Record summary: Predicted 3D model of a 526-nucleotide part of an RNA (small-subunit ribosomal RNA, 5' domain) from an uncultured prokaryote. The coordinates come from a structure-prediction model, not an experiment, and the mean pLDDT is 82. The RNAcentral record of the full RNA draws on ENA.
[in-house]
Context: one part of a larger RNA
RNA sequence: GAUUGAACGCUGGCGGUAUGCUUACCACAUGCGAGUCGAACGGUGUCGGCUGAGCUUGCUCUGGCCGACGUUUUCAGGACGGGUGAGUAACGCGUAGGAAUCUGCCUAGCAGUGGGGGACAACUCGGAGAAAUCCGAGCUAAUACCGCAUACGCCCUACGGGGGAAAGACGGGGAUCUUCGGACCUCGCGCUAUACAGUGAGCCUGUGUUAGAUUAGCUAGUUGGUUAGGUAAUGGCUAACCAAGGCGAAGAUCUAUAACUGUUCUGAGAGGAAGGACAGUCACACUGGGACUGAGACACGGCCCAGACUCCUACGGGAUGCAGCAGUGGGGAAUAUUGGACAAUGGGCGCAAGCCUGAUCCAGCAAUGCCGCGUGUGUGAAGAAGGCCUGAGGGUUGUAAAGCACUUUCAUUUUGGAAGAAAACAGGCAGGGUAAUAUCCUGUCUCUUGACAUUACCUUUAGAAGAAGCACCGGCUAACUCCGUGCCAGCAGCCGCGGUAAUACGGAGGGUGCAAGCGUUAUAUC
Numbered sequence: 001g002a003u004u005g006a007a008c009g010c011u012g013g014c015g016g017u018a019u020g021c022u023u024a025c026c027a028c029a030u031g032c033g034a035g036u037c038g039a040a041c042g043g044u045g046u047c048g049g050c051u052g053a054g055c056u057u058g059c060u061c062u063g064g065c066c067g068a069c070g071u072u073u074u075c076a077g078g079a080c081g082g083g084u085g086a087g088u089a090a091c092g093c094g095u096a097g098g099a100a101u102c103u104g105c106c107u108a109g110c111a112g113u114g115g116g117g118g119a120c121a122a123c124u125c126g127g128a129g130a131a132a133u134c135c136g137a138g139c140u141a142a143u144a145c146c147g148c149a150u151a152c153g154c155c156c157u158a159c160g161g162g163g164g165a166a167a168g169a170c171g172g173g174g175a176u177c178u179u180c181g182g183a184c185c186u187c188g189c190g191c192u193a194u195a196c197a198g199u200g201a202g203c204c205u206g207u208g209u210u211a212g213a214u215u216a217g218c219u220a221g222u223u224g225g226u227u228a229g230g231u232a233a234u235g236g237c238u239a240a241c242c243a244a245g246g247c248g249a250a251g252a253u254c255u256a257u258a259a260c261u262g263u264u265c266u267g268a269g270a271g272g273a274a275g276g277a278c279a280g281u282c283a284c285a286c287u288g289g290g291a292c293u294g295a296g297a298c299a300c301g302g303c304c305c306a307g308a309c310u311c312c313u314a315c316g317g318g319a320u321g322c323a324g325c326a327g328u329g330g331g332g333a334a335u336a337u338u339g340g341a342c343a344a345u346g347g348g349c350g351c352a353a354g355c356c357u358g359a360u361c362c363a364g365c366a367a368u369g370c371c372g373c374g375u376g377u378g379u380g381a382a383g384a385a386g387g388c389c390u391g392a393g394g395g396u397u398g399u400a401a402a403g404c405a406c407u408u409u410c411a412u413u414u415u416g417g418a419a420g421a422a423a424a425c426a427g428g429c430a431g432g433g434u435a436a437u438a439u440c441c442u443g444u445c446u447c448u449u450g451a452c453a454u455u456a457c458c459u460u461u462a463g464a465a466g467a468a469g470c471a472c473c474g475g476c477u478a479a480c481u482c483c484g485u486g487c488c489a490g491c492a493g494c495c496g497c498g499g500u501a502a503u504a505c506g507g508a509g510g511g512u513g514c515a516a517g518c519g520u521u522a523u524a525u526c
Stems, first nucleotide, its partner, number of pairs: 001526003004522001006521005013373006019366002021331001026329003030326003040073001043069002047067003050063001052061004083284003092209007101201002109194001111192003114148001116146002123138006154162003168189001171186003176183002210256003217247003222244008259281004263274004286307005310319003337363001339362003345359001346357004376406004386397004410466001416457001420452001426446007469514005474495003480509005490497002
């Protein structure tokens, strides 16, 4: 000199933009953060409508009939998104390759979607319990569950044999049949098998990746083989048996520290330091362990066990996990609101409408950083008054002020007012599709949706009006005099100042440098 996720002191006008627990992976009150589908299913607890009945005339009851919908069964999603950096010196990460694998949803292809069965919730009844919740009996549906048929690909001892799938619901409809429910046809959707691609994931290898030798030897599933098991898959991954190997001064093992990278800071560079925000990867979710489900987890807001803590209890037993967003206590030099909205982008479910979304977009707080703007402009010598200095003449503050003439950015007042919105739905038209109409698909026209928001921006009102500080002035280092003090009080980054004329302490006047900031500190970095 540059830099910072900074803090502290003094001061503080506006806007844009970014950033904001670096410490205790300490403990957490409260609210929200993962719900959704009735076009899979049985249904009707709630709300509204309709229907019918009763009367007290505005109430009570009836009927799942319709819109809807609590709970339950079912499908898909809760493995994404969000947080944190404790652990990890490692195939964890970076980079370059590899073969022995899986892959829901998505894209395009091919074949099929036949025929049956028995249950269990919800519900009803009964019971136990303080509660959490649980038990028994009975009824019932399905895209829930289980067989049968069929089988491209799969397996085997291969002209043969073996074992394997599925599910339907919505909309519309001319003829035909009908038990009046439908069958049947059709459209788009769903389901099953299989193969390709894509995406994502698992695995293996070369190489790079902090310090210590005051850590020199380490290792028995250890190193290799055979056989078997296990896995989606290779492999001591696991087991039995056999052999005695394997690693190491090119630093094994041990100890300490540490998430890694793209990047960031600095520097002419070579290097050195850092890894906060953003992006990629990894790991973790009160501590430790375990599996279940599933395409995917050994699962932050799932389950089980153990432990510590907290809470409830009728003492028998239960409940909880903010390293999600806010917020609280604590720790600390130190770090924000218990805000708004799903309008946009994206995600989950759904045919869709839509619902959910503390992701996200916004707003609030903080000079924490960066950037921009303003605090007025011109004129004005009687060089006013006052202050300070003085050699007492004057000098300086100083065109500075006053005065005169202007301007009005920003803030204040008023009016207008974009862009962020393109859609979906609905309606009209045309085409595709169909036996046909409709849904649906495509195109086009109309209609409609804004949290921010009193938005940006424009216009307008009044008036210089509302807006300057901080550090320093001995040398390094730009900037000097007076008074006070008297080795005292004090200063100080280094050299050093102060003991009666201190440009170095304290104050004043003047000056210098930066400026909504300026200084200090950092056992912060270059």